[in-house]
RNA sequence: UGCCGCGAUGGGGAUGGAGUCCCCCGACAACCGCCCAAGAUCAUCGCGUUAAGGGCUGAUGACUCCUACCGCGCU
Numbered sequence: 001u002g003c004c005g006c007g008a009u010g011g012g013g014a015u016g017g018a019g020u021c022c023c024c025c026g027a028c029a030a031c032c033g034c035c036c037a038a039g040a041u042c043a044u045c046g047c048g049u050u051a052a053g054g055g056c057u058g059a060u061g062a063c064u065c066c067u068a069c070c071g072c073g074c075u
Stems, first nucleotide, its partner, number of pairs: 010025004016066006033056004039050003
């Protein structure tokens, strides 16, 4: 360099889309945020667990861009 054969798959990472990288999972999985807290659980109390209800942050796993949202300033 040429030829032949085989392979180059899917899902997920608390709010949308895309690219790159990282991590996780194998469908019984990965993943499904935080704070306060009635009640329940407990022989009883407390702790713990769970959680009605109330409150809060972020569109990323990370970086970049777009979209949406929010705050400030200018026209």
The RNA shown here (Fluoride riboswitch aptamer (crcB RNA motif)) has 75 nucleotides and comes from a Pseudomonadota bacterium. Its mean pLDDT, the model's own confidence on a scale to 100, is 77.